[in-house]
RNA sequence: CCGUGCUAGGCGGGGAGCCAGCGGUGCCCUGUACCCGCAAUCCGCUUCAGCGGGGCCGAAUCCCCGCCCUCGGCCCUCGGCCGUGCGGUUAGCCCCGCAGCGGGGGCGCUGAAGGUCGGGUCCCGCGCGACGUCAACUCGUGAACCCGGUCAGGUCCGGAAGGAAGCAGCCGUAAGCGGGCACUGACGGGCGCCGCGGGAGUGCCGGGCCGGAGCCCAGCGCGCGGAAGGCGCGCGUGGCCGGGUGGACAAAGGCGGGUGCACGG
Numbered sequence: 001c002c003g004u005g006c007u008a009g010g011c012g013g014g015g016a017g018c019c020a021g022c023g024g025u026g027c028c029c030u031g032u033a034c035c036c037g038c039a040a041u042c043c044g045c046u047u048c049a050g051c052g053g054g055g056c057c058g059a060a061u062c063c064c065c066g067c068c069c070u071c072g073g074c075c076c077u078c079g080g081c082c083g084u085g086c087g088g089u090u091a092g093c094c095c096c097g098c099a100g101c102g103g104g105g106g107c108g109c110u111g112a113a114g115g116u117c118g119g120g121u122c123c124c125g126c127g128c129g130a131c132g133u134c135a136a137c138u139c140g141u142g143a144a145c146c147c148g149g150u151c152a153g154g155u156c157c158g159g160a161a162g163g164a165a166g167c168a169g170c171c172g173u174a175a176g177c178g179g180g181c182a183c184u185g186a187c188g189g190g191c192g193c194c195g196c197g198g199g200a201g202u203g204c205c206g207g208g209c210c211g212g213a214g215c216c217c218a219g220c221g222c223g224c225g226g227a228a229g230g231c232g233c234g235c236g237u238g239g240c241c242g243g244g245u246g247g248a249c250a251a252a253g254g255c256g257g258g259u260g261c262a263c264g265g
Base pairs, nucleotide, nucleotide: 001265002264003263004262005261006260009057010056011055012030013029014028015027020046021045022044023043024042034054035053036052037051038050063258064257065256066255067254068253072249074247075246076244077243078242079241080240081239082238083237084236085235086234087233092231093230094229095226096225097224098223100222101221104217105216106215107214114210115209116208117207119205120204121203122199123198124197125196126195127194128192129191131188132187133186134185135184137180138179139178140177141176147172148171149170150169155164156163157162
């Protein structure tokens, strides 16, 4: 150095969680990696830390160690957002009340406060108008017979003269029906910048006269007082998102190093 047979070892690993601790089942990451049985009111173990049974590879791409890189979750910290509990002598804002001040504003000699007179708004009564309904009026229509007039034909009475009832048709009319409706009458009320009379009353809005300089602004501001509902504030708590050349781990990947025994040639 070569060959054969073995052994250690390997045939996935990791994070959080659980646990006295370790591993597994379940979740997540990595990414492809023998099979069966067990397991959350768990399962198996004890620092060489899944157990039991079976199978394959086997000293190297594959096993072991170190370094690099970083998937991923966890912890810490900072910021933001959303939710939730409690609190206050709630110093701030929204909210409620007061009327003190006049920084500010508005009205006022084209006349403030105040006084006085008289109206409107409100209520009652009577009218007027408008509108509506009905009546009246008017037009049309309107009866097989039981309405009227005239009644051809036909019928009846009569010796005759003459007389009678009367269908259809035509003319007209009653109730009814339909249209119109200026004027007239009756009635009605979610009609009226309408009129007259009376009342109530000072809340609001105008006006006349006297008067002659103030009046108003919880609705501007300041101030005082209140309340505890919302925001904010204080103390907690939960979740999500983002930042950290913060921390402990760390899959896959890369680089370097290491690791047998026996026999034969």
Notes
This is a predicted structure of a 265-nucleotide RNA (Bacterial large signal recognition particle RNA) from an Acidobacteriota bacterium. Rfam family: Bacterial large signal recognition particle RNA. It is annotated as a non-coding RNA gene. Its mean pLDDT, the model's own confidence on a scale to 100, is 78. Of the family's consensus pairs, 89% are formed in the model.